[in-house]
RNA sequence: AAACAGGUAGAGCCGAGUCCCCGCCGAACAGAGGUGGGGAGCGGGGGAACCAAACUUUGGGGCGAAUCCACUCCGGUGGGAGCGCUGCUCCUUGAGCGCCAGCCCGACAGCUAACCCCGUAGGCCUGAGCAAAGGAGACU
Repeated sequence: AAACAGGUAGAGCCGAGUCCCCGCCGAACAGAGGUGGGGAGCGGGGGAACCAAACUUUGGGGCGAAUCCACUCCGGUGGGAGCGCUGCUCCUUGAGCGCCAGCCCGACAGCUAACCCCGUAGGCCUGAGCAAAGGAGACU
């Protein structure tokens, strides 16, 4: 010096998963921390008429981009659809890269006004460092 591994900070990414307020516990007061609620915002489900629908063990359904087809030595591989990233934001275009899981309801749900209910987590740090081109903005 380089590579590999780990940690920290900053800047970021996937995702609805952010912000504000109140109470209680916390040696007396306070505080770190923990815990229980309320609200706003965002997200999801159930639920009429009208419309739609011939469906119901070949069960059915929900969240999510995460499904379909072919091949398979059953490990997986390839392709179509779909999703995400490329560093101020959005639109269009190109190029490159990544993902295409998992979980839940429990015999049951089309749409659906009123109405009712639920969530507000978790994971990452890039072989994903073009900080690309054109346009419109924002900030300086």
Predicted 3D model of a 140-nucleotide RNA (c-di-AMP riboswitch aptamer (ydaO/yuaA leader)) from a Thermoleophilaceae bacterium. The sequence was found by an Rfam model in a public genome assembly.